[in-house]
RNAcentral holds the sequence, with entries from ENA. This is a predicted structure of a 73-nucleotide RNA (transfer RNA) from Dictyota coriacea. Taxonomically the source falls in Dictyota (Eukaryota, Stramenopiles, Ochrophyta, Dictyotales).
RNA sequence: GUUUGGGUAGCUCAGAAGGUAGAGCGGAGGACUGAAAAUCCUCAGGUCGUUGGUUCAACCCCAAUCCCGGACA
Numbered sequence: 001g002u003u004u005g006g007g008u009a010g011c012u013c014a015g016a017a018g019g020u021a022g023a024g025c026g027g028a029g030g031a032c033u034g035a036a037a038a039u040c041c042u043c044a045g046g047u048c049g050u051u052g053g054u055u056c057a058a059c060c061c062c063a064a065u066c067c068c069g070g071a072c073a
Base pairs, nucleotide, nucleotide: 001072002071003070004069005068006067007066010025011024012023013022019056027043028042029041030040031039049065050064051063052062053061
C1' cells in the first nucleotide's frame, strides 16, 4: 500500500435484510437471614468510533475518516 473482520451500557457480547436498542456480569435499592453468602424483586446506566449523505424513519444502506485484529504485497 491492497484486501478483509471488528468498534453498541463500566466489562463480555446480541441486535430475523431500516420502524426509535437488549442480555449476562458488574453497580444501587429492597426481600430473605441472628448476621452473611446464595437466591429473588426493582432501578440507574448508551445521541450505537467520528463526520457527512440517502430515507417519512438509519446500529442497520452509501461515502469519507480515526482506532484494533487477520491475510497479501

The coordinates come from a structure-prediction model, not an experiment, and the mean pLDDT is 83. It matches the Rfam family "tRNA". By type it is a transfer RNA.